Predicted 3D model of a 424-nucleotide RNA (Bacterial RNase P class A) from a Steroidobacteraceae bacterium. Its Rfam family is "Bacterial RNase P class A". The family's RNA type in Rfam is ribozyme. A source record names the gene rnpB. NCBI's taxonomy places the organism under Bacteria, Pseudomonadati, Gammaproteobacteria, Steroidobacterales, Steroidobacteraceae. The coordinates come from a structure-prediction model, not an experiment, and the mean pLDDT is 79. The model forms 95% of the base pairs in the Rfam consensus. RNAcentral holds the sequence, with entries from ENA.
[in-house]
RNA sequence: GGAGCAGGCUGGACGGUCGCUGGUGGCGCAAGCUGCUGGAGGAAGGUCCGGACUCCAAAGGGCAGGGUGCUGGUCAACGGCCAGGCGCAGCAAGUCGAAAGACCCAAGGCGACGGAAAGUGGAACAGAGAGCAGACCGCCGAUGACCGCUUCGCAGGCCGGUGAAAGCCGGUAUGCAGGUGGUCAGGCAAGGGUGAAACGGUGAGGUAAGAGCUCACCGCGCACGUGGUGACAUGUGUGGCACGCUAAACCCCACCCGGAGCAACACCAAAUAGGCACGCGAUCUGGCGCAUGCGCCGGGCAGGACGGCCCGUCCGAGCGUGCGGGUAGGUGGCUAGAGCGCGCAGGUAACUGCGCGCCCAGAGGAAUGACCGUCAGGCCGGGAAACCGGCCGACAGAAUCCGGCCUAUAGGCCUGCUCCGCCU
Numbered sequence: 001g002g003a004g005c006a007g008g009c010u011g012g013a014c015g016g017u018c019g020c021u022g023g024u025g026g027c028g029c030a031a032g033c034u035g036c037u038g039g040a041g042g043a044a045g046g047u048c049c050g051g052a053c054u055c056c057a058a059a060g061g062g063c064a065g066g067g068u069g070c071u072g073g074u075c076a077a078c079g080g081c082c083a084g085g086c087g088c089a090g091c092a093a094g095u096c097g098a099a100a101g102a103c104c105c106a107a108g109g110c111g112a113c114g115g116a117a118a119g120u121g122g123a124a125c126a127g128a129g130a131g132c133a134g135a136c137c138g139c140c141g142a143u144g145a146c147c148g149c150u151u152c153g154c155a156g157g158c159c160g161g162u163g164a165a166a167g168c169c170g171g172u173a174u175g176c177a178g179g180u181g182g183u184c185a186g187g188c189a190a191g192g193g194u195g196a197a198a199c200g201g202u203g204a205g206g207u208a209a210g211a212g213c214u215c216a217c218c219g220c221g222c223a224c225g226u227g228g229u230g231a232c233a234u235g236u237g238u239g240g241c242a243c244g245c246u247a248a249a250c251c252c253c254a255c256c257c258g259g260a261g262c263a264a265c266a267c268c269a270a271a272u273a274g275g276c277a278c279g280c281g282a283u284c285u286g287g288c289g290c291a292u293g294c295g296c297c298g299g300g301c302a303g304g305a306c307g308g309c310c311c312g313u314c315c316g317a318g319c320g321u322g323c324g325g326g327u328a329g330g331u332g333g334c335u336a337g338a339g340c341g342c343g344c345a346g347g348u349a350a351c352u353g354c355g356c357g358c359c360c361a362g363a364g365g366a367a368u369g370a371c372c373g374u375c376a377g378g379c380c381g382g383g384a385a386a387c388c389g390g391c392c393g394a395c396a397g398a399a400u401c402c403g404g405c406c407u408a409u410a411g412g413c414c415u416g417c418u419c420c421g422c423c424u
Base pairs, nucleotide, nucleotide: 001420002419003418004417005416006415007414008413009412010411012375013374014373015372016371017370018369020039021038022037023036024035025034026033027032041395045406046405048404049403050402051401052400053261054260055259056258065257066256067255068254069253070084071083072082073081074080085113086111087110088109094103095102096101114252115251119250120249121246122245136192137191138188139187140186143185144184145183146182147181148180149179150178151177153176154175155174157172158171159170160169161168162167200218201217202216203215204214205213219241220239221238222237223236224235225234226233227232265332266331267330268329275323276322277321278320279319280318284299285298286297287296288295289294290293303315304314305313306312339358340357341356342355343354344353345352346351377392378391379390380389381388382387
């Protein structure tokens, strides 16, 4: 310098005008007016996890139900975070190759990553066979059976030749034996084929053909040693191919979990209607009607309405006072906190400790806004340039408060890691 990754920060600045809202000071009986001052975010979002706080429940233990799940650490806690282990995929670089591609694979990426030799279940389609399997194509057919051909090698028979004869020579069918070909029984699982997956892989020996059948290496299991806190790594010995896959299938194991939520919860407390207690007053009277216990008319009555009070007029069977619960409404909870900034120390890191400094929204049908100017930033056009003109600025928005995760986000800035090239 180039390339590839990973991560962090920021999210316009200043000023003016008009508004909204919390605190506080002044004025005011009050309503309110006014000065000063505070007023959204990195996600305030989704509400997915974990806590604080509040009320209810609760001796302890268990069942049921839910959650978590490699190891070590961190934290108030967590399914978060940090570091590590193992596995998987794989770009660049590298190696091989004519190429296609194969191997290897930095930083980095991904992994619900306990248990499948406790039990139960599942594996569509295809395929012969999907688990203590299987034989479609294929290989073999050593062994056994049958058939054909072949060799007169052997046995005895027949024919011919020869010989006095024994015998010898030639031929022939049968049996035996050998060879060879075919069929079947049978053997095999190397190769092909199906599939996501086919009962270890590669090579050699071996065999009729084959096969962990045997051997070497690799893989796997077991034992021991070494290193590591550990996950695990590594070495030696040994076994003989066992123990295939699936637990975001039931299940088993270990650990954790009581419920509801600030509309929690606490306090103050109307009107109306219930509840309780006390006090006052009626349910009286005359007449009429009938359906015989009600209606109508009149008188009387505590009390009520009008009204500042008296008189007065009207209504009139219940009225007044107190207590208590709840509702509307109001107040608290409510923002000083697992807080923020800087420095130092410990730790690889997450994180922790100490010191100094700071105060940073608190509404509640719910404020945090709008406009203008100047300057920065980006884009477009003009221009040789200086510069001029125009346009653009995301996602979003507190509601008891914190720690995370996830998702959205125009533009800008910065850092680290690895590989490659060049220079010193």